This is a predicted structure of an 87-nucleotide RNA (Glycine riboswitch aptamer). Its Rfam family is "Glycine riboswitch aptamer". About the family: This family represents the bacterial glycine riboswitch. The coordinates come from a structure-prediction model, not an experiment, and the mean pLDDT is 78. It was read from a public genome assembly, where an Rfam model found it.
[in-house]
RNA sequence: UGGGAUCGCACCGGAGAGACUAUCCUGAAGGAUGGCGCCGAAGGGGUAUCGCCCCAGAAACUCUCAGGCAAAAGGACGGUGCAUCGA
Numbered sequence: 001u002g003g004g005a006u007c008g009c010a011c012c013g014g015a016g017a018g019a020c021u022a023u024c025c026u027g028a029a030g031g032a033u034g035g036c037g038c039c040g041a042a043g044g045g046g047u048a049u050c051g052c053c054c055c056a057g058a059a060a061c062u063c064u065c066a067g068g069c070a071a072a073a074g075g076a077c078g079g080u081g082c083a084u085c086g087a
Stems, first nucleotide, its partner, number of pairs: 004085003008082006018036001020035006037069003043065001044063003051055001
């Protein structure tokens, strides 16, 4: 110096699905609980190959427990910068 790594930090981008319905807090917006219908990209569960094979072990696959279904918030992942590691 280039390319990397990270349970790290900051900023930017970031999808999907009912502003459904009933009751209540309210006059409204909004919120809580229930009902039905949906989404997958927080998290979580399951799983192939391989291996030392009743073990270990993935995923953007799959399941929807959780979460979510106007906006806001959140958001896997990506980019940039910083920090650290290290050839």